[in-house]
RNA sequence: GAGGGUGUAGUUCAAUUAGUAGAACAUCUCGACAAAAUCGAGAAGAUGUGGGUUCGAAUCCCGCCACCCUCA
Numbered sequence: 001g002a003g004g005g006u007g008u009a010g011u012u013c014a015a016u017u018a019g020u021a022g023a024a025c026a027u028c029u030c031g032a033c034a035a036a037a038u039c040g041a042g043a044a045g046a047u048g049u050g051g052g053u054u055c056g057a058a059u060c061c062c063g064c065c066a067c068c069c070u071c072a
Base pairs, nucleotide, nucleotide: 001071002070003069004068005067006066007065010025011024012023013022019055027043028042029041030040031039032038048064049063050062051061052060
C1' cells in the first nucleotide's frame, strides 16, 4: 500500500426480512438477619464516530477512527 472481518451497558453476549435495544454477571437502593454472606424486590446504565437513504436505521450505503487476519 491492497483486500477482508469485528466494534451494542462496567464485563461477556443477544436483537429473525429495517418497526418499543434485551439477558447474565457486576454496581446502587429497599426488605428478610445483630452484621457479613445469602435470598427476594426494584433502579440506573449502551448501539465506535460523522453524514446519506427511508415514515422509521444496531441493521442498508459512504467517509473516518480503533483492533484483528491475509497478501504485497
The prediction has a mean pLDDT of 80. Transfer RNA from a Candidatus Saccharimonadota bacterium, 72 nucleotides, folded computationally. Rfam family: tRNA. By type it is a transfer RNA. The RNAcentral record of the sequence draws on ENA.